Predicted 3D model of a 91-nucleotide RNA (SAM-I/IV (S-adenosyl methionine) riboswitch aptamer) from Neptunomonas antarctica. Rfam family: SAM-I/IV (S-adenosyl methionine) riboswitch aptamer. The family is grouped with related families in Rfam's "SAM clan". RNAcentral holds the sequence, with entries from MGnify.
[in-house]
RNA sequence: ACAUUAAGAGAAGGGCUGACGUCCUCGCCAACCUGCCAACCUGGGCAAGGUGGUUACCGAACCUCGGUGAUGUGGUCUAUCGACAACUAAU
Numbered sequence: 001a002c003a004u005u006a007a008g009a010g011a012a013g014g015g016c017u018g019a020c021g022u023c024c025u026c027g028c029c030a031a032c033c034u035g036c037c038a039a040c041c042u043g044g045g046c047a048a049g050g051u052g053g054u055u056a057c058c059g060a061a062c063c064u065c066g067g068u069g070a071u072g073u074g075g076u077c078u079a080u081c082g083a084c085a086a087c088u089a090a091u
Base pairs, nucleotide, nucleotide: 001073002072003071004070005069010026012025013024014023015022016021027054028053029052032050033049034048035046036045037044056068057067058066059065060064075084076083077082
């Protein structure tokens, strides 16, 4: 700077803390990036790799808009060049 902030999803286990809270594990949710698939024409399908989430707040107005905050705009290795992994899913 751009996009999203609609919907969706745990009364689980554990560590730390006086508490608030935070971190980890497992489960679940979600197509933002990568990847795979499909497809002539604004952009579909798949939770595989990388993140994130598992119900943010305030105001106006009227069911939308604005503001704050939040998330994303691939990962690993390499001095460089460059190299590597990405599903048993979908089709």